[in-house]
Molecule: Glycine riboswitch aptamer
Organism: Virgifigura deserti
RNA sequence: GCGACCCCUGUGGGAGAGAUCGGCCGGGACAGAUCGUCCAUGUCCCGCCGGCGCCGAAGGAGCAACCGCCCCCGGAAACUCUCAGGCAAAAGGACCGCAGGGGGAAG
Numbered sequence: 001g002c003g004a005c006c007c008c009u010g011u012g013g014g015a016g017a018g019a020u021c022g023g024c025c026g027g028g029a030c031a032g033a034u035c036g037u038c039c040a041u042g043u044c045c046c047g048c049c050g051g052c053g054c055c056g057a058a059g060g061a062g063c064a065a066c067c068g069c070c071c072c073c074g075g076a077a078a079c080u081c082u083c084a085g086g087c088a089a090a091a092g093g094a095c096c097g098c099a100g101g102g103g104g105a106a107g
C1' cells in the first nucleotide's frame, strides 16, 4: 500500500394496512343570516382525545427447527409478537445500488 468487513455523509430505489367512527367552551376557511360587524348555526380542513378494525420494514421482545460437537446455556433473521411505530399524499422506512470519507482481520 491492497484488503473481507464495519461506520459516517450524500444520492437513486424501497412494501403493507382506515382518506374509518365518535367527541371537543380547540384553531382556521367558507356558506347562510344582517344595512353592516360580532355571537350563534351549518359544511369542510387541521389539531387533540377516545372507540373499533387492521399492518410490519424504524426501534424493542421471543426461539420450535438451525448454529455454537451433545445437555445446560448462548445466538441471527425479511420468521413470530405487536410494547413502540404506522394505515390518502408528503414524511418516515428495514434493506439494496452508486459516490466520497474514516476504521480495518487473515494474507
Base pairs, nucleotide, nucleotide: 002107005103006102007101008100009099010098011097012096013095018052020051021050022049023048024047026046027045028044029043030042031041053087054086055085059083060081061080062079066075067074068073